[in-house]
């Protein structure tokens, strides 16, 4: 410099053009227990950025940005 491929709650991750974006861990809250850990309930927190395509876009497209990998 070229090329794919990735990007989701604090971390890991699943997912779809119309949905309340869901699990697990890990915070918080009380709950059980003589504390404590364990369990069981519950909260709260997420779609890398800009644009275009559409009634509608996290999802499809193009550009950037990171991070991976492969070619020179």
């Nucleotide at each position: 410099u070229c090329c794919g491929g990735u990007a989701u709650c604090g971390u890991c991750u699943a997912g779809u053009g119309g949905u309340u974006a869901g699990g697990a861990u890990a915070u918080c809250c009380g709950g059980c227990u003589c504390u404590c850990a364990c369990c069981a309930g519950g909260a709260a927190g997420g779609c890398c950025c800009g644009g275009g395509u559409u009634c509608g876009a996290u999802u499809c497209c193009c550009g950037g940005u990171a991070c991976c990998g492969g070619a020179a």